[in-house]
Molecule: Bacterial RNase P class A
Organism: Oscillospiraceae bacterium
RNA sequence: CAAGUCGGCCGGAUGGCAGCGCACCGAAAGGUGUGAGGAAAGUCCGAGCUCCACAGGGCAGAAUAGCUGUUAACGACAGCCGAGGGCGACCUCAGGGAUAGUGCAACAGAGAGAUACCGCCCGAUUUUAUCGGGUAAGGGUGGAAAGGCGAGGUAAGAGCUCACCGGCGCGCUGGCGACUGCGCGGCCAUGUAAACCCUAUUCGGAGCAACACCGACAAAGACAUAUCGCUUGCCCGGCGCGUCUUUAGGAGUGGCUAGAGCCGUAUGGCAACAUACGGUCGAGAUAGAUUGGCAUCUAAGACAGAACUCGGCUUACAGACCGACUUGCGUU
Numbered sequence: 001c002a003a004g005u006c007g008g009c010c011g012g013a014u015g016g017c018a019g020c021g022c023a024c025c026g027a028a029a030g031g032u033g034u035g036a037g038g039a040a041a042g043u044c045c046g047a048g049c050u051c052c053a054c055a056g057g058g059c060a061g062a063a064u065a066g067c068u069g070u071u072a073a074c075g076a077c078a079g080c081c082g083a084g085g086g087c088g089a090c091c092u093c094a095g096g097g098a099u100a101g102u103g104c105a106a107c108a109g110a111g112a113g114a115u116a117c118c119g120c121c122c123g124a125u126u127u128u129a130u131c132g133g134g135u136a137a138g139g140g141u142g143g144a145a146a147g148g149c150g151a152g153g154u155a156a157g158a159g160c161u162c163a164c165c166g167g168c169g170c171g172c173u174g175g176c177g178a179c180u181g182c183g184c185g186g187c188c189a190u191g192u193a194a195a196c197c198c199u200a201u202u203c204g205g206a207g208c209a210a211c212a213c214c215g216a217c218a219a220a221g222a223c224a225u226a227u228c229g230c231u232u233g234c235c236c237g238g239c240g241c242g243u244c245u246u247u248a249g250g251a252g253u254g255g256c257u258a259g260a261g262c263c264g265u266a267u268g269g270c271a272a273c274a275u276a277c278g279g280u281c282g283a284g285a286u287a288g289a290u291u292g293g294c295a296u297c298u299a300a301g302a303c304a305g306a307a308c309u310c311g312g313c314u315u316a317c318a319g320a321c322c323g324a325c326u327u328g329c330g331u332u
Stems, first nucleotide, its partner, number of pairs: 001328008010319001012297004017292002020035006037303001041314002044312005049207004061203005066080005081095001082093004096198002101196002103192003117139002119135007147165002150162003166188002168185005174179001211254003218247006228240004261280008
């Protein structure tokens, strides 16, 4: 310098003008402060909080599926193991069980779980074609056909025997563990569990429009109708006002934002993370504010907007910046 791998960070700034939500100050006019995100989104997991249910046990259903750790918890995260990919940095994995049982494997093919179509070998006969038996070494079909390959062996063959390789089982070594290394045993009849199923572990339900309070407006009934107002000046009557009871209820208040919070430093740890100290307060609406315009910075142009809160995951994203590492080439 080129091509890559992994990770982090920002995602307009400043100053006037006008306006909106909230808090505080003020008698008022008004003033001061503050006001969206890395995903506020999807609502896919896990919790806090609230109400309902709940002696105990089981069935069904759902989720998860290598190991160890982290965490309030998790199906999240970190490190490691195994398998696969890449020259490499590094990346990916729905990564338990096919020897519990059942099912399925289209087409092709004789045969898809036990099978003989061609071929090979042996035998018989009607003697050159039929029958019986053996054989998975060769051919053919297929994604997949008797663990692979070589030698011995055999009538021909075959883990039948042996070497090497692969798998499985057992033993020992190392490791907390997944697992690894070595040795032994011919034990070797496919795949599929993102098919049913089996095994292990976990799981009560609903959600802030939860829930708690207050009880305006309104409706009905009873009593009183003494006083007052209206109804024609007066009387009766009626309506309102009054008291009580019942119904009904979204006017209003809390929940609501100081929290497993955020930032920095130190220490421990490979890391996720933990501990200690210091600092900090950063929206809280209820028809729902967070906007419009101007100037400068060459230019303002991504995805998108809180609605109880928190930890993750996933998805969307114009543009800009930083760090670590790998491979190749060149120069010293």